This is a predicted structure of a 528-nucleotide part of an RNA (small-subunit ribosomal RNA, 5' domain) from an uncultured prokaryote. The coordinates come from a structure-prediction model, not an experiment, and the mean pLDDT is 87. The full RNA is in RNAcentral, with records from ENA.
[in-house]
Context: one part of a larger RNA
RNA sequence: UUGAACGCUGGCGGUAUGCUUAACACAUGCAAGUCGAACGGAAACGAUGGUAGCUUGCUACCAGGCGUCAAGUGGCGGACGGGUGAGUAACGCGUAGGAAUCUGCCCAGUAGUGGGGGACAACCAGGGGAAACCCUGGCUAAUACCGCAUACACCCUACGGGGAAAAGAGGGCCUCAUCUUGUAAGCUCUUGCUAUUGGAUGAGCCUAUGUCGGAUUAGUUAGUUGGUGAGGUAAUGGCUUACCAAGACUACAAUCCGUAGCUGGUUUGAGAGGAUGAUCAGCCACACUGGGACUGAGACACGGCCCAGACUCCUACGGGAGGCAGCAGUGAGGAAUAUUGCACAAUGGGGGCAACCCUGAUGCAGCAAUGCCGCGUGUGUGAAGAAGGCCUGAGGGUUGUAAAGCACUUUCAAUUGUGAGGAAAAGCAAAAGACCAAUACUCUUUUGUCUUGACGUUAACUUUAGAAGAAGCACCGGCUAACUCCGUGCCAGCAGCCGCGGUAAUACGGAGGGUGCAAGCGUUAAUC
Repeated sequence: UUGAACGCUGGCGGUAUGCUUAACACAUGCAAGUCGAACGGAAACGAUGGUAGCUUGCUACCAGGCGUCAAGUGGCGGACGGGUGAGUAACGCGUAGGAAUCUGCCCAGUAGUGGGGGACAACCAGGGGAAACCCUGGCUAAUACCGCAUACACCCUACGGGGAAAAGAGGGCCUCAUCUUGUAAGCUCUUGCUAUUGGAUGAGCCUAUGUCGGAUUAGUUAGUUGGUGAGGUAAUGGCUUACCAAGACUACAAUCCGUAGCUGGUUUGAGAGGAUGAUCAGCCACACUGGGACUGAGACACGGCCCAGACUCCUACGGGAGGCAGCAGUGAGGAAUAUUGCACAAUGGGGGCAACCCUGAUGCAGCAAUGCCGCGUGUGUGAAGAAGGCCUGAGGGUUGUAAAGCACUUUCAAUUGUGAGGAAAAGCAAAAGACCAAUACUCUUUUGUCUUGACGUUAACUUUAGAAGAAGCACCGGCUAACUCCGUGCCAGCAGCCGCGGUAAUACGGAGGGUGCAAGCGUUAAUC
């Protein structure tokens, strides 16, 4: 000094930390959704209208998608956040550089956003299956899918040329036309979409150098080292392949074996150095075990897919389902490590124009003296030096101002009430400005208003009462601060080392007294 454990003891608060062992197996709940301002729609609920019944305001049915919205198509996000350290001695990590790359969302710029088509879900009908789920036929929408046109920039090029794109949605309305009204066209604003340039951010790759022990491991290597052609990748490259050459690494330790995530740091030390890598932060690797790709800007993907394996569960025996090294929790292992809690109020993240929804990230609460820090368990006075205990040379000494008594105080805990801060917003309304044909809409700024707190019986302040509710542990032979009596008699026992104990033990056990720390004190383990 510790992520500690054990023994005895234990008042309060703040703050941090809490499976170091079996990367062992997991019951249950939750941990990734969201968008109706992309789409066809309407299962449920509410509102509206109609009809019927009557219990006269409620039940049933119908209608239309008004609020909303199950399931579905589609978009974005599930590559972040969270966990663990098994593997890895390696460009994995650290430091310093580099060139042959990609980069959704975001910022700035340039150019477009024309005209068509055919499907598939949902749904309907039928069928199969115990279930998981599946099959057949038919209808349909889109920001889903596919052509055509166009191409400033872009890609390829033999410099002639060739190739490649898109999607709409929402708000407002002067005007024109047809009109029963909507609507459509048009104007305008917002936001999307396509191509591309630059930036930002993130990621991939390469090099130098550093990075544990063993020589009782001395040789290792055939895609191996280099070249050419081809392929492949976002990109360089034996990355892959055909052919050619015979190289490449190594005593400055290759190869092999063992161990191990690395770092900022932590700990110790005057430093040099040693040990270590919990929490927090950066990087890496992994997600039941092994392998594989798909989608995508990004994965070879913890809560996605496929195959194989082990294990567990369901089964109608035909076949299916699962993966806590997410948060809680269970069993097992172990000396040993917590609640199946509350909230999205704040910070941040995903989706959305927004309202808002989701968020075991996070913020909080609970448990544990596990650590650190702070406070308290009273204060003053009080000699008849009381009683009792212990010792005694029997006079006394000591416990000891200690107690009692008297006089005070009330921190903390208890009790009464008051009560910040963490809250900024969003929404609504108004004003000004921008945009515009527009005093609509939309956006920006300002002002006003109305609210939003899990913690929370918050912190803090305050009322009341009373010394009231609050001290232990280890040691006392020397090292090492602190001594006597009784018991025991090489026994029982102590012990870190030296060593104590065989009848006067300051060393064993008890008592009185003392010493040291103190809500802790000792022991064990570990490091310097």